[in-house]
Molecule: SAM riboswitch aptamer (S box leader)
Organism: Jeotgalicoccus aerolatus
RNA sequence: UCUUAUCAAGAGAGAUGGAGGGACUGGCCCUGUGAAAUCUCGGCAACAGACUUAAUGUACUGUGCCAAAUCCUGUAGCAUCAUGCUAAAAGAUGAGA
Numbered sequence: 001u002c003u004u005a006u007c008a009a010g011a012g013a014g015a016u017g018g019a020g021g022g023a024c025u026g027g028c029c030c031u032g033u034g035a036a037a038u039c040u041c042g043g044c045a046a047c048a049g050a051c052u053u054a055a056u057g058u059a060c061u062g063u064g065c066c067a068a069a070u071c072c073u074g075u076a077g078c079a080u081c082a083u084g085c086u087a088a089a090a091g092a093u094g095a096g097a
Base pairs, nucleotide, nucleotide: 001097002096003095004094005093006092007091012041013040014039015038016037020030021029022028024074026072027071042066043065044064046063047062048061049060050058051057070090075087076086077085078084079083
């Protein structure tokens, strides 16, 4: 980089650190009652593997994840047209190449 599956559920605290962060756009939020990042312990269970079962379960291994629906939105269509629904696009994660 390409292909493919899933994304309305779930999951914290401490230390260091000091002003930012939530991918991007526009919003709207989080944040000195401390952001990002790093470390420690803990947790969740998405995918692949392993074990196990009639169904299923185990957190054991490798990644992953632990504010808000991927926070909403961005393109198109439909409708009861302040809005709602559906499908894409974009993004994230796993697996394969």